The RNA shown here (Glycine riboswitch aptamer) has 98 nucleotides and comes from an Alphaproteobacteria bacterium. Rfam family: Glycine riboswitch aptamer. About the family: This family represents the bacterial glycine riboswitch. The sequence was found by an Rfam model in a public genome assembly. Of the family's consensus pairs, 90% are formed in the model. The source organism's lineage runs through Bacteria, Pseudomonadati, Pseudomonadota and Alphaproteobacteria.
RNA sequence: UCGAUCCCUGCGGGAGAGACCGGUGCGGUACAAACCGCGCCGGCGCCGAAGGAGCAACCGCCCCGGAAUCUCUCAGGCGAAAGGACCGCAGGAUAAGG
Numbered sequence: 001u002c003g004a005u006c007c008c009u010g011c012g013g014g015a016g017a018g019a020c021c022g023g024u025g026c027g028g029u030a031c032a033a034a035c036c037g038c039g040c041c042g043g044c045g046c047c048g049a050a051g052g053a054g055c056a057a058c059c060g061c062c063c064c065g066g067a068a069u070c071u072c073u074c075a076g077g078c079g080a081a082a083g084g085a086c087c088g089c090a091g092g093a094u095a096a097g098g
Stems, first nucleotide, its partner, number of pairs: 001098002007092007018044001020043010045078003051074001052072003058066003
């Protein structure tokens, strides 16, 4: 002096699956009934890309470790919103190494 991986921040993109059924509270329309929206409880069905767990291809400083977009669905999610692995751009920090 250059400076990656990992990490943090901002912006953009970002899938899947019941706007399910029943009960109940509130509000609206409404004479009542009935309908609609939201919240809570119960039930069945489903999704995997927050997180978590399992196996393992593979890798390494090798008999011990690291390991997924695979698998499981504990959690989470199944109108919109929010979230969202991952990708791109910009910035920051650390610092192996040159």